[in-house]
Context: one part of a larger RNA
RNA sequence: GGAUGAACGCUGGCGGCGUGCCUAACACAUGCAAGUCGAACGGAAUUUACAUGAAGCCUAGCGAUUGUAAAUUUAGUGGCGGACGGGUGAGUAACGCGUGGGUAACCUGCCUUGUACUGGGGGACAACAGUUGGAAACGACUGCUAAUACCGCAUAAGCGCACAGCUUCGCAUGAAGCAGUGUGAAAAACUCCGGUGGUACAAGAUGGACCCGCGUCUGAUUAGCUGGUUGGUGAGGCAACGGCCCACCAAGGCGACGAUCAGUAGCCGGUCUGAGAGGAUGAACGGCCACAUUGGGACUGAGAUACGGCCCAGACUCCUACGGGAGGCAGCAGUGGGGAAUAUUGGGCAAUGGGCGAAAGCCUGACCCAGCAACGCCGCGUGAAGGAAGAAGGCCUUCGGGUUGUAAACUUCUUUUACCAGGGACGAAGGACGUGACGGUACCUGGAGAAAAAGCAACGGCUAACUACGUGCCAGCAGCCGCGGUAAUACGUAGGUUGCAAGCGUUGUCC
Numbered sequence: 001g002g003a004u005g006a007a008c009g010c011u012g013g014c015g016g017c018g019u020g021c022c023u024a025a026c027a028c029a030u031g032c033a034a035g036u037c038g039a040a041c042g043g044a045a046u047u048u049a050c051a052u053g054a055a056g057c058c059u060a061g062c063g064a065u066u067g068u069a070a071a072u073u074u075a076g077u078g079g080c081g082g083a084c085g086g087g088u089g090a091g092u093a094a095c096g097c098g099u100g101g102g103u104a105a106c107c108u109g110c111c112u113u114g115u116a117c118u119g120g121g122g123g124a125c126a127a128c129a130g131u132u133g134g135a136a137a138c139g140a141c142u143g144c145u146a147a148u149a150c151c152g153c154a155u156a157a158g159c160g161c162a163c164a165g166c167u168u169c170g171c172a173u174g175a176a177g178c179a180g181u182g183u184g185a186a187a188a189a190c191u192c193c194g195g196u197g198g199u200a201c202a203a204g205a206u207g208g209a210c211c212c213g214c215g216u217c218u219g220a221u222u223a224g225c226u227g228g229u230u231g232g233u234g235a236g237g238c239a240a241c242g243g244c245c246c247a248c249c250a251a252g253g254c255g256a257c258g259a260u261c262a263g264u265a266g267c268c269g270g271u272c273u274g275a276g277a278g279g280a281u282g283a284a285c286g287g288c289c290a291c292a293u294u295g296g297g298a299c300u301g302a303g304a305u306a307c308g309g310c311c312c313a314g315a316c317u318c319c320u321a322c323g324g325g326a327g328g329c330a331g332c333a334g335u336g337g338g339g340a341a342u343a344u345u346g347g348g349c350a351a352u353g354g355g356c357g358a359a360a361g362c363c364u365g366a367c368c369c370a371g372c373a374a375c376g377c378c379g380c381g382u383g384a385a386g387g388a389a390g391a392a393g394g395c396c397u398u399c400g401g402g403u404u405g406u407a408a409a410c411u412u413c414u415u416u417u418a419c420c421a422g423g424g425a426c427g428a429a430g431g432a433c434g435u436g437a438c439g440g441u442a443c444c445u446g447g448a449g450a451a452a453a454a455g456c457a458a459c460g461g462c463u464a465a466c467u468a469c470g471u472g473c474c475a476g477c478a479g480c481c482g483c484g485g486u487a488a489u490a491c492g493u494a495g496g497u498u499g500c501a502a503g504c505g506u507u508g509u510c511c
Stems, first nucleotide, its partner, number of pairs: 001511004006507005013380006019373002021338001026336003030333003035080003040077002043074009056062002087291003096216008106208002111204008119153001121151002128143006159184005165178005189196002217263003224254003229251006236244001266288004270281004293314005316327004344370001346369003352366001353364004383413004393404004417452001419447005427438001455500005460481003466495005476483002
């Protein structure tokens, strides 16, 4: 000098764009953050229309009940989604990450393409009704019932498994294709008749999984480490390879090219600095990984570290009728605490994107916006021109004057921004109509009036900028050298000057 997620002191006009718990992965009141589908299903409720029509009535009609149809709503069964999106960086020195390869060792819901099929049956369980336990959370028993829920059967190919062949090829195990025998496995319907689905197989796309080469901090005042350890055979398990697990066998495997141990740390694209080499760093944005009160476990599923799923144990908090239960903000706000320090319990789904749905649409603290903060970067303003009696005042003075200083006053102008009034968007894309949180915002026009808007640090040398007074090794300054003990350009104040400017200075950290 540059940089900063900064903090502190003094000061503070506006706008745009960004950024904002770096500390306690400390504890959390409250609200919201993941639902959706009635075009899968049986019910229930409400409304309307039509029909029925008891008792009764001042026989015009009203009307309990029952049935049919339609519409709306929906607790439950069922489907899809809650594995995405959002947060945090505790752990991790590791195939975790980066980069380049491999899979003749793999999986892939939704989506796209192609081929074929969608036949015929059965038994339940919720809801509901009844009984019943419990303070509650939540159950238990009996009975009825539907389905795209569940289970057999049929059919099925180039699909799976077993057996034994042929051809071509390769990269060790082998791969691809062809044909044979035996055996096994499927489906679901709804419909507004337009479609939407379901099953099997093949291919693609997307997303993942595993393996390998190389790279990836410090310490030797850590030198030996290792028993599923290293390898083999067999069996199991997995989507798949593999000590992944197990039985048996062998005695191996790693290490001064730093094993093991200890400390520290999420990694990268990038960012800062530097002429570069390099050094430092990993906030925001993007990719990957890990985690979700601590530890462990599985279930479901195409997919699980399952944040707002389940079970167990621990700590903590809460409710309780003392028998037993409930909870998990490292989601968005917000609270306490810690700290030098970091914001609103805001608006909207209008846009972009996501989930569900045929759609209308619903949900979305993702997101888009607004609020707070000079925290950062950028832009603008605080007026312009003229104006010497060089006014007054201040300060200095050799008392002549000098300086503040064209500075002010004064004259003539301008009105950016702020303020007031009128108009008023783009962002909206959907076939038309309609649809804007931001927002009566940006912007445009008009109006008044220089009006409402300048500070901070420094002035001994480094280093741009000097005098007076006060103080008297005191009070104090200080980055280094150093200054202050009676004439201090170095302390304090004033005048002046210099630098930067809505900031300036100090401190911390990096180059």

A computed fold for a 511-nucleotide part of an RNA from a metagenome, annotated as small-subunit ribosomal RNA, 5' domain. Model confidence (mean pLDDT): 82 of 100. Rfam family: Bacterial small subunit ribosomal RNA.